Background
c-di-GMP-I riboswitch aptamer from an Egibacteraceae bacterium, 76 nucleotides, folded computationally. The source organism's lineage runs through Bacteria, Actinomycetota, Nitriliruptoria, Egibacterales and Egibacteraceae. Its Rfam family is "c-di-GMP-I riboswitch aptamer". A reference for the family is Weinberg et al. (2007), "Identification of 22 candidate structured RNAs in bacteria using the CMfinder comparative genomics pipeline", Nucleic Acids Res. Of the family's consensus pairs, 94% are formed in the model.
[in-house]
């Protein structure tokens, strides 16, 4: 520098739920709020769930699972 791992330290992130806002919904966004996360940071590429005004050659859901980029830190 790289890789495995995940014990410390510095911090991060934010599940329900609750309030405002948007969306036809799924959901998203902000503000409160921690259930958890060593990527719970991007990608919708397979798989899945899931909505679907117009059941689709449409959407959603990265904190379902796989996969691709990318990043702090080292007792090891």
């Nucleotide at each position: 520098g790289c890789g495995c791992a995940g014990a410390a330290a510095c911090g991060g992130c934010a599940a329900a739920c609750c309030c405002g806002c948007c969306g036809a919904g799924a959901g998203g966004c902000g503000g409160g709020g921690a259930c958890g996360c060593a990527a719970a940071g991007c990608c919708a590429c397979g798989g899945g769930a899931c909505c679907u005004c117009g059941u689709u050659u449409g959407g959603u859901c990265a904190g379902c699972c796989g996969g691709g980029c990318u990043g702090c830190c080292u007792c090891g």